[in-house]
RNA sequence: GCCGAUGUAGCUCAGUGAUAGAGCACCUGCCGUCGAGCAGGGGGUCGCAGGUUCAAUUCCUGCCAUCGGCG
Repeated sequence: GCCGAUGUAGCUCAGUGAUAGAGCACCUGCCGUCGAGCAGGGGGUCGCAGGUUCAAUUCCUGCCAUCGGCG
């Protein structure tokens, strides 16, 4: 330099055109049980910038980061 994959909550990941979710973690409360328990709660410019569309996390383009391959 070229090709590909990935980028969504603190972490691991779903969601592939129509209101962004789960598990764990976190916060609050409960209990002759203090836990691998129970109940409730908060948290997101969906990597960045454009484009297409009535509508984009999703499709297209460029860029950035990480990983892999080729040279």
Model confidence (mean pLDDT): 83 of 100.
Transfer RNA from a Candidatus Uhrbacteria bacterium, 71 nucleotides, folded computationally.
It was read from a public genome assembly.
Rfam family: tRNA.